This is a predicted complex of two RNAs, RNase P RNA and transfer RNA, with 422 nucleotides together. It holds a member of the Rfam family "Bacterial RNase P class A". The family's RNA type in Rfam is ribozyme. Rfam describes the family as follows. Ribonuclease P (RNase P) is a ubiquitous endoribonuclease, found in archaea, bacteria and eukarya as well as chloroplasts and mitochondria.

RNA sequence: CUACAAACCCGAACUAUCGUGGUAAGCAAUUACCAAGGAAAGUCCGGACAGCAUAGGGUAACCCACCGGUCAAUAGCCGGCGUCCCGAUUAUUCGGGACAGAGAAAGUGCCACAGAAAAUAACUACCUCGAAAGAGGAAAAGGUGAAAAUGUGCGGUAAAAGCGCACAGAAAUAGUAAGUAAUUAUUAUUUCGGGUAAACCUUGGGUGCUGUAAUGCCAUGUAAAGGAACAUUUGAGAACGACUCGUUCAAGUUCCAGGGUAGGCAGCAAGACUUUAUCAGUAAUGAUAAGGCUAGAUAAAUGAUAGUUUAGAAACAGAAUCCGGCUUAUGAGGCUUGUAGUAAU
RNA sequence: CGGGUGGUAGCGCAGUCCGGUAGCGUACACGUCUGGGGGGCGUGUGGUCGCAGGUUCAAAUCCUGUUCACCCGACCA
Numbered sequence: 001c002u003a004c005a006a007a008c009c010c011g012a013a014c015u016a017u018c019g020u021g022g023u024a025a026g027c028a029a030u031u032a033c034c035a036a037g038g039a040a041a042g043u044c045c046g047g048a049c050a051g052c053a054u055a056g057g058g059u060a061a062c063c064c065a066c067c068g069g070u071c072a073a074u075a076g077c078c079g080g081c082g083u084c085c086c087g088a089u090u091a092u093u094c095g096g097g098a099c100a101g102a103g104a105a106a107g108u109g110c111c112a113c114a115g116a117a118a119a120u121a122a123c124u125a126c127c128u129c130g131a132a133a134g135a136g137g138a139a140a141a142g143g144u145g146a147a148a149a150u151g152u153g154c155g156g157u158a159a160a161a162g163c164g165c166a167c168a169g170a171a172a173u174a175g176u177a178a179g180u181a182a183u184u185a186u187u188a189u190u191u192c193g194g195g196u197a198a199a200c201c202u203u204g205g206g207u208g209c210u211g212u213a214a215u216g217c218c219a220u221g222u223a224a225a226g227g228a229a230c231a232u233u234u235g236a237g238a239a240c241g242a243c244u245c246g247u248u249c250a251a252g253u254u255c256c257a258g259g260g261u262a263g264g265c266a267g268c269a270a271g272a273c274u275u276u277a278u279c280a281g282u283a284a285u286g287a288u289a290a291g292g293c294u295a296g297a298u299a300a301a302u303g304a305u306a307g308u309u310u311a312g313a314a315a316c317a318g319a320a321u322c323c324g325g326c327u328u329a330u331g332a333g334g335c336u337u338g339u340a341g342u343a344a345u
Numbered sequence: 346c347g348g349g350u351g352g353u354a355g356c357g358c359a360g361u362c363c364g365g366u367a368g369c370g371u372a373c374a375c376g377u378c379u380g381g382g383g384g385g386c387g388u389g390u391g392g393u394c395g396c397a398g399g400u401u402c403a404a405a406u407c408c409u410g411u412u413c414a415c416c417c418g419a420c421c422a
Stems, first nucleotide, its partner, number of pairs: 001341006008334002012309007020035006037316001041327002044325005049211004056245004061207005066080005081101001082099007102202002107200002109196003123142002126137004150168006169192010215266004226256005237249003259421003271293001273292008346418007355371004365402001373389006395411005
């Protein structure tokens, strides 16, 4: 320098004409002002808000899972710990990345094929007894598999074996030291029990249900026709939006089917908002001060043309109750890191 | 806007819950029965299990993300 990959920034500005939605002014013609995103998306988490519920117990269901902090809240974010992987250096340390990171030593299940055996081991081979059949012992060696009963050495034995010892590894319990804690270091004792919890499950913690088509109000209009089931004190059903116990109310309730209207207002736009500066904090983030801001439709509005600026204007894509995150899509340019190649030293 | 279901051979479906050679019907090809067709019988071909990543020895199946298709939900008495 070129190419590729990943992360981040940015997601054009101005002028003129025509056109669209909203607000304000006006009797009206019309005039003025404002008008999509970083993801408005997926709807994966968490809240706000609204309605219903808010005597209680039990069960079920769902979610979370190292520690501390942060936030309105979270499965988000920040910092730390541990495990694994990669690179450099190699004594060990440093740098980067990933982690759905409680428990398999509570229990149950499963582990195809192969193999004697897939977790109460014993096929070949080994040792003892026996003429043999067979009986007993033991778990070093062989072979199968993704996975085979802690590894090495010495002792020991009929042959062997944590059977004993030394070193090493792993787990549990207790103590000491450091740390808020996870955890780390170390000492003592005991043990050597394969994997799977993104199988059931166990432990600890948490969750009331429904979503703006919530909900409140106004207007218009109609026949709660007919049928079925269960009930009326021997109690259907409701409160009690998973089930049940229990308490209270209780004469109708539920389903199918039919009739009518498919119009308007509120909810609905200034807030956990944003920019800059200072301070606190390793950071996420918080506090204070000074500024900035106004999409609101209901078949649903942002566009078209021309010109100028710029290295360039092309991508993904269009609000529908609102907000904080996560995930995914994304062109050109800029910047950082890594890999590969080329050239020079 | 809110909620739910599904994608497996050309077509219609099972297998997914509870992980272990990917199957059934039909279509297609060949053979056979028939004088021929239709039809029957037999054999065979045909699969990125929508896509990507992860868990696991092992994934159509379990988990996460994504994509496409389909379904349900207005109010009044």